[in-house]
RNA sequence: GAGCCGUAAGCACAGUGGUUGUGCAACGCCAUGAAAAGGCGUAGGUCGGGGGUUCGAGUCCCUCACGGCUCA
Numbered sequence: 001g002a003g004c005c006g007u008a009a010g011c012a013c014a015g016u017g018g019u020u021g022u023g024c025a026a027c028g029c030c031a032u033g034a035a036a037a038g039g040c041g042u043a044g045g046u047c048g049g050g051g052g053u054u055c056g057a058g059u060c061c062c063u064c065a066c067g068g069c070u071c072a
Stems, first nucleotide, its partner, number of pairs: 001071007010024004018055001026042005048064005
């Protein structure tokens, strides 16, 4: 220098162009003599940055940044 894959909640990850979700973690409640486990609930997201297409973009297109793999 070139190609491919990835970037979303604190962490690991789902997500057919139509209200962004699950598990764990955190917090609260229930339960217990008291805990653990368990049950119920709450909070937490500029979906890596910018631009474009569209009535509508996490999703499609372009560009940049970062990470990984491969080639030179």
Molecule: transfer RNA
Organism: Candidatus Woesebacteria bacterium GWA1_42_12